[in-house]
Formats: sequence, structure tokens, C1' cells
RNA sequence: AUUAGAAAAUAGCAAAUCCAUCGAAAGAUGGAGACGCAAAGCCACAGGUCUAACUAUAGGACUCUAUACAUGACGGCUGGGUUGCCUAA
Repeated sequence: AUUAGAAAAUAGCAAAUCCAUCGAAAGAUGGAGACGCAAAGCCACAGGUCUAACUAUAGGACUCUAUACAUGACGGCUGGGUUGCCUAA
């Protein structure tokens, strides 16, 4: 440096759920908590998924309903980029 993660060590992250805060929502952050994770570190670049405030259109009639829409999100959905611990070959 490359490939791999069987056994082991050290350290790390933290799903669901509950509480608080923020948000229109999806969701996020903090605390509790561990289902899991060898990149479950970082980056919305490609695909995918979620939401639909604003806006547009239609209906309706005075701010209601439906549909579309990301400029809002998800990296613990897949690929890609990038950095890194241990062990083995």
C1' cells in the first nucleotide's frame, strides 16, 4: 500500500420507545434507553424514499377541500467521493 473481517482487544456510534424544545409536516436537537452497526465517521453528487408550508390549478365561497410541486427532509435505503481504528493475509 492492497484485499478481507473468522477469532480477539481497545475505543466509538445508538433503532424502537419515553420526556423536553424547534418545525406546517416530514423530521431535527438534547436527556433517558439499546435494536443493531467495521465506517451506523464526514459529503445531498446519482438513484430512491418521506413531507407539502409557499405557489399553481380546479372546486367552493372567505379562507375550506382536492391535485401537482422541494426551495424542506432521510447517510441506520443503494451507489459514489473522502478520512480513519484493530486484526489477518